c-di-GMP-I riboswitch aptamer from a Gammaproteobacteria bacterium, 89 nucleotides, folded computationally. The sequence was found by an Rfam model in a public genome assembly. The organism belongs to Gammaproteobacteria, within Bacteria. Of the family's consensus pairs, 100% are formed in the model. The prediction has a mean pLDDT of 85.

Order: sequence, then C1' cells, then structure tokens
RNA sequence: UUCUGAUAAAGGCAAUCCAUGCCGAAAGGUUUGGAGCGCAAAGUUACCGGUCUAAGGGGCUUAAGCCCUACGACAGCGGGACCGCCGGA
Repeated sequence: UUCUGAUAAAGGCAAUCCAUGCCGAAAGGUUUGGAGCGCAAAGUUACCGGUCUAAGGGGCUUAAGCCCUACGACAGCGGGACCGCCGGA
C1' cells in the first nucleotide's frame, strides 16, 4: 500500500421500548437514566436514486377541506465521496 473480517484483545455504536426534559408546523432531532434489535464503519457527508413531512408558497373549493410543492428531514433504505481502530493475508 492492497485485499480481507474466521478467531482473539482493547474498546465503540445503539434500532426499539420505558422514564425524563428540550427544539420543531410536522416529519424528525436531542439531554439524562434503564433495557439492548442489531452494526466492522450503525464514523462524516444529502452528491445520485429513494422514503417521510408540508410550515411557507401555489391550485381547487361558498366553506370545511383536498391536491401539488423542500428551501425541512432520514447516513440504521441503496449507491458514491472522505476519514479511521484492531486482527489476518
């Protein structure tokens, strides 16, 4: 440097649920504690595809409401990019 994750060590992360407080219109995010589905990048990044939401904007409607829309989210949906621990070859 490249490939690789069978075994081992040091450890790491945490879906979801419960309790708790906060941010947000929502989706969703987050603090602390408990439990622990799982993960060798479940580290970082919305670049591509996808998914969720629809405040604002637009359309329809007498109205209630409905439809469209991301500039809001999801990295634990897939791909790409960047960075990295340990073991093995």